[in-house]
Context: one part of a larger RNA
Molecule: large-subunit ribosomal RNA, domain IV
Organism: Calothrix sp. NIES-4071
RNA sequence: CUCUCUCUAAGGAACUCGGCAAAAUAGCCCCGUAACUUCGGAAGAAGGGGUGCCCAUAGAUUCUAUGGGUCGCAGUGAAUAGGUCCAGGCGACUGUUUACCAAAAACACAGGUCUCUGCAAACGAGUAAUCGGAAGUAUAGGGGCUGACGCCUGCCCAGUGCCGGAAGGUUAAGGAAGUUGGUCAGGGGGAAACUUUAAAGCUGACGACCGAAGCCCCGGUGAACGGCGGCCGUAACUAUAACGGUCCUAAGGUAGCGAAAUUCCUUGUCGGGUAAGUUCCGACCCGCACGAAAGGCGUAACGAUCUGGACGGUGUCUCGGAGAGAGACUCG
Numbered sequence: 001c002u003c004u005c006u007c008u009a010a011g012g013a014a015c016u017c018g019g020c021a022a023a024a025u026a027g028c029c030c031c032g033u034a035a036c037u038u039c040g041g042a043a044g045a046a047g048g049g050g051u052g053c054c055c056a057u058a059g060a061u062u063c064u065a066u067g068g069g070u071c072g073c074a075g076u077g078a079a080u081a082g083g084u085c086c087a088g089g090c091g092a093c094u095g096u097u098u099a100c101c102a103a104a105a106a107c108a109c110a111g112g113u114c115u116c117u118g119c120a121a122a123c124g125a126g127u128a129a130u131c132g133g134a135a136g137u138a139u140a141g142g143g144g145c146u147g148a149c150g151c152c153u154g155c156c157c158a159g160u161g162c163c164g165g166a167a168g169g170u171u172a173a174g175g176a177a178g179u180u181g182g183u184c185a186g187g188g189g190g191a192a193a194c195u196u197u198a199a200a201g202c203u204g205a206c207g208a209c210c211g212a213a214g215c216c217c218c219g220g221u222g223a224a225c226g227g228c229g230g231c232c233g234u235a236a237c238u239a240u241a242a243c244g245g246u247c248c249u250a251a252g253g254u255a256g257c258g259a260a261a262u263u264c265c266u267u268g269u270c271g272g273g274u275a276a277g278u279u280c281c282g283a284c285c286c287g288c289a290c291g292a293a294a295g296g297c298g299u300a301a302c303g304a305u306c307u308g309g310a311c312g313g314u315g316u317c318u319c320g321g322a323g324a325g326a327g328a329c330u331c332g
Base pairs, nucleotide, nucleotide: 001327002326003325004324005323006322007321008320010318011317014316027051028050029049030048031047036041038148052070053069054068055067056066057065058064059063071075083311084310085309086308087307088306089305090303091302095107096106111146112145113144114143115142116141117140123132124131125130149298150297151296152295154228155227156226159225160224161221162220163219164218165217168216169215170214174210175209178206179205180204181203182202183201186197187196188195189194229247230246231245232244233243256290257287268284269283270282271281272280
């Protein structure tokens, strides 16, 4: 010097990104206990007092209560055994997760809602048989989104999707009147080779017309995918604009919230807390770029969650020191 411990005057977070680590609290009995609240909780809230041993009394020789006595610095005498409070964000909660850097605000969750499915169900596994769904039957099962609870969930159906419609337009295979080619019995010409014509059959080509869904079309639908404006002027100080004009749109963001897990400018401005506060809390609203089930805003309880503050207590620190054990080191 390193590691693991013990103690430490005065101060007590001045340490540090941050109280990380350590200290502190601690069992049992009695008293007492706030805001808030979903009336269950919050709560072991907080904050106090007691605690050994002996005798007596009462109940019930053990235990408890009361009274008295007695010892120590110290009586849950060692060990094991909550630190607490205030405020805010997120997630309701108990749960689940990246085996080996992440336990969370992520996932799940009851609850909400949309949609599909009438049973040989939808859907899933499999080439299939078959099986799951289910020995279930719409108070059931599958899928999507949201995520307890409370108050709520606005406008847009133009585009895309889905659902419904079937009049019109378009439209496949297939069918098909008709037109046309090949082959060819036979006929004509020729001495022959050959040439010309050609029925039926067979085999091609074109083809009016008939022809479903789909698409076009007509409607509906947002807890479907999604979207939810600009410019100019105006009030008897100024400022601002309830008001007006105009352009565009399918419609121009409602309630609520707002420098926010979202705010660039920004350490915005004001207030609070501090001697001093880029963080924090409360407001304001100029929302670069919140916003209503990719839910909005609240919310008791809960959390090895995140953020700010306070009390207690501390070697975290001022700032070090002493000690124990194990290493390192020296000798062997």